[in-house]
RNA sequence: GCCCGGUUAGCUCAGGGGUAGAGCGUCUGGCUCACAACCAGAAGGACCGGGGUUCAAUUCCCCGGCCGGGUG
Numbered sequence: 001g002c003c004c005g006g007u008u009a010g011c012u013c014a015g016g017g018g019u020a021g022a023g024c025g026u027c028u029g030g031c032u033c034a035c036a037a038c039c040a041g042a043a044g045g046a047c048c049g050g051g052g053u054u055c056a057a058u059u060c061c062c063c064g065g066c067c068g069g070g071u072g
Base pairs, nucleotide, nucleotide: 001071002070003069004068005067006066007065010024011023012022013021018055026042027041028040029039030038048064049063050062051061052060
C1' cells in the first nucleotide's frame, strides 16, 4: 500500500429501515444482627465523524477516523 472484520450504556455484546436492548457493574428499597447471595425498582447511550438515498437511517451507499486480523 491492498483486502477483510469491528466501532451501540461504565464494561462485554445483541439489534441490519419505523425516535435502542441484555448480561455484568452503579444507585435505591426489600431480606439479614450484619455482609454476601437473592428479590423489586431506578439512573445511564441523539448508536465514531461528515455527506448521500428515503416520508423516516443505529440500520443501506460513499468518504474519513480509530481498533483488530490477513497479505506484498
The prediction has a mean pLDDT of 83. Transfer RNA from Eriocheir sinensis, 72 nucleotides, folded computationally. Taxonomically the source falls in Eriocheir (Eukaryota, Opisthokonta, Eumetazoa, Pancrustacea). The RNAcentral record of the sequence draws on Ensembl Metazoa.